[in-house]
RNA sequence: CAAGUGAGCCGGAUGAUGGCGUCCUGGAGGGUAUCUUCCUUGACGAGGAAAGUCCGGGCUCCACAGGGCAGGAUGACGGAUAACGUCCGCCCGGGGUGACCCGCGGGAAAGCGCAGCAGAGAGAAGACCGCCCGGCUUAUGCCGGGUAAGGGUGAAACGGCAGUGUAAGAGACUACCGCGUUGCUGGUAACAGUAACGGCAUGGCAAGCCCCAUCCGGAGCAAGAUCAAGCAGGAGACUUGAGGGUUGCCCGCCCCGGCUCUCGGGCCGGUCUCCAGGUAGAUCGCUGGAGCCUUGUGGUAACGCAAGGCCUAGAUAGAUCAUCAUCAUCGUUUCGACGAUACAUAACCCGGCUUACAGGCUCACUUGAUCA
Repeated sequence: CAAGUGAGCCGGAUGAUGGCGUCCUGGAGGGUAUCUUCCUUGACGAGGAAAGUCCGGGCUCCACAGGGCAGGAUGACGGAUAACGUCCGCCCGGGGUGACCCGCGGGAAAGCGCAGCAGAGAGAAGACCGCCCGGCUUAUGCCGGGUAAGGGUGAAACGGCAGUGUAAGAGACUACCGCGUUGCUGGUAACAGUAACGGCAUGGCAAGCCCCAUCCGGAGCAAGAUCAAGCAGGAGACUUGAGGGUUGCCCGCCCCGGCUCUCGGGCCGGUCUCCAGGUAGAUCGCUGGAGCCUUGUGGUAACGCAAGGCCUAGAUAGAUCAUCAUCAUCGUUUCGACGAUACAUAACCCGGCUUACAGGCUCACUUGAUCA
C1' cells in the first nucleotide's frame, strides 16, 4: 500500500425567532375551601434501534389439596444472571491460506414410518457391464455355475486401504485406519490420548410420528387502587291523594278497620337526610431504577463487589415542532450556485433477540506485495 477479519462508538453542529408538554418562581381573576383559569422568570423535554412484540423477568389482579394425562418450550459440557430460547468460556463437527466464521449439536440395537428420478439392486438387497471355471461353437458368441476386486446409477450401494490367498474373488485371514466394549492417563465435565479385546453387525432421515431429560397456572397498566357527580336502588322522618256539574250552590275528594268522626295501619307520589355498590370524571399506579458515569478490585470472559459522583421525558388521543442564518458531509456544476443529509418517534418498567439504517470515526488482528 492492497485485500480482509473481529470489536466498539457517533449518527449533523452552533445561534436567532415563534410554538407545544411537564415542573418551578412571581402576579392577576374566580371560588367558603381543596382547587381552577390566564399571564410570566427559569429548568428539562425520544432512540440506537423508541420498531417487530419474538423470548425472559419485575409489578398488579385472579386462581391454587396432591398426583397423573394432554399441551407448549428447550436440548453437547461448565459458568454468568432476577430470569432466559440471551451471554461468556470450552468441547465436537463443518468452512476458510489465515485473522476468524457457521451449527434446530439428546436418542435411529424401544417401536412405527419414509426415500422421487436414475439404477440390476434402496436394507439382514442385488448382478447390467466386467472377471473366472465348465460345456457348445470356425469365429462372433450362446448356455450353466462361481464372484463382488473394477466399471456404471444415485444424496446414499451393507466398512476404507494395502497385502496374503484364490480358478477369479471375498474380513476368508493379517497390518494400519474407522467402529464397538473394557481399562488406564489428563480434564469439574463434555471430551481427548492410549492399551487390550471384539469382529464387520446395529446405512440415512427424529425439521415424519415417537422416546428421554429439564422447565412452564392464567391475564395483563385499557393490570390494578382510591375518591366519586347524575340516573336508578335501599332505609328513615315529614307530607300529599280529585275533580266535576252548574253560576245559587251541590255532588265527590286512594285502600282497610260494618257505617260517620277521631285515630291507627297500608299503597302511590313529593321533599329532606342517610346507606351500599358504582358509571362519567378526577387522582394514584407513572417513573429514583436488577438506573447511569468514573475509579479501584476479583474473574480468561460473561459478570460480580466496593467507593465517589449524577438525576436524565412522563403525555392520555397523546408535547418533543417550524422558519431563518452560518458551518460540516455528499452529489451536480455553465465555478456564480443549486439540491440532498439515513432508519425511524416513548406510552408501566427492565434484560435480551431479530429486523431497518445515508454517512463517518477508533482500536486490535490476518494475508499478500514493496521499501529501509

A computed fold for a 372-nucleotide RNA from a Lachnospiraceae bacterium, annotated as Bacterial RNase P class A. Model confidence (mean pLDDT): 75 of 100. The RNAcentral record of the sequence draws on ENA. It is recorded under the gene name rnpB. Lineage of the source: Bacteria > Bacillati > Bacillota > Clostridia > Lachnospiraceae. Of the family's consensus pairs, 93% are formed in the model.